[in-house]
Molecule: c-di-AMP riboswitch aptamer (ydaO/yuaA leader)
Organism: soil metagenome
């Protein structure tokens, strides 16, 4: 300087931090929807689903944990104005929280504003800005 992301801006403070704004998320009526509620369920997030194989555990059967691979699906791929779609390519699919309880949801209530990265993008079409 820039990228992913809501995670930015302003003010005050020596500082931890505080206040305001913007942004993001959750809870929460009616109407509507759903009636499937231990195989617990749900939320943030792209971070999920299915199948095959291997190792270990358990074992009457059904299983459990880990690893690896394939397919599907999802997300990302920068400095050339931005966005969308299609094709092809590359990378990624973690972690955390609530605690038996949550559909949607006006009023209203609550919370967050971290972290990671410097690598992985080319072509075509369309829309907009200047």
């Nucleotide at each position: 300087c820039g990228c992913c992301g809501a995670a930015c801006c302003c003010g005050c403070g020596u500082g931890a931090g505080c206040g305001g704004g913007a942004c993001c998320g959750g809870g929460g009526a009616a109407c509507c929807a759903a009636g499937u509620u231990u195989u617990g369920g749900g939320g943030c997030g792209a971070a999920c689903c299915u199948c095959a194989c291997c190792u270990c555990c358990a074992g009457g059967g059904g299983g459990g944990a880990g690893g690896c691979g394939a397919g599907g699906c999802g997300c990302g791929c920068a400095a050339g104005c931005u966005c969308u779609u299609u094709c092809a390519g590359c990378g990624c699919g973690a972690g955390c929280c609530c605690g038996u309880c949550a559909g949607c949801u006006a009023a209203c209530c609550c919370g967050g504003c971290a972290g990671g990265c410097g690598u992985a993008c080319g072509a075509a079409a369309g829309a907009g800005a200047a």